[in-house]
Predicted 3D model of a 143-nucleotide RNA (FMN riboswitch aptamer (RFN element)) from Leucobacter zeae. The model forms 100% of the base pairs in the Rfam consensus. The coordinates come from a structure-prediction model, not an experiment, and the mean pLDDT is 81. It was read from a public genome assembly, where an Rfam model found it.

RNA sequence: AGCGUGUUCCGGGGUCGGUGAGAAUCCGAACCGGCGGUGACAGUCCGCGAGCGUUGCAUCCGCAAUGCUGAACCGGUGGAAUUCCGGUACCGACGGUGAUGAGCGCUAUGGACGCUCUCAAGUCCGGAUGAGAGGAACGCGCG
Numbered sequence: 001a002g003c004g005u006g007u008u009c010c011g012g013g014g015u016c017g018g019u020g021a022g023a024a025u026c027c028g029a030a031c032c033g034g035c036g037g038u039g040a041c042a043g044u045c046c047g048c049g050a051g052c053g054u055u056g057c058a059u060c061c062g063c064a065a066u067g068c069u070g071a072a073c074c075g076g077u078g079g080a081a082u083u084c085c086g087g088u089a090c091c092g093a094c095g096g097u098g099a100u101g102a103g104c105g106c107u108a109u110g111g112a113c114g115c116u117c118u119c120a121a122g123u124c125c126g127g128a129u130g131a132g133a134g135g136a137a138c139g140c141g142c143g
Stems, first nucleotide, its partner, number of pairs: 002142009015029004030123002032092002034048004043090002051068007072088005094126003101117005
């Protein structure tokens, strides 16, 4: 060096405008990208975490197993790159939340209002001052 063990710390980012009575969810544009690996640097290659479902255990917190869980190509350079450069794209859990949609009611008509239904957020709110893949420092032991 390394291995084992203990303690402590660290460990997720991102909005403006338009329409409108009202929207950060619609329209337009913008912005963001956890962890480990990979002959060369990764949101989109491989895997992990988180999240959701089922089953079992469990007094609670929770644990185990299992399943689900998004997305990229082309060209260039090079020994080597879906990781760099250039170009053009794509993706983003669960719950909540406007309806500027539809139907009905009311009304002379329209609007507004009320009720019902459906759809609707990577950036808003929430679980989360959480958890965690992992990382760092120090102590002890082996070496």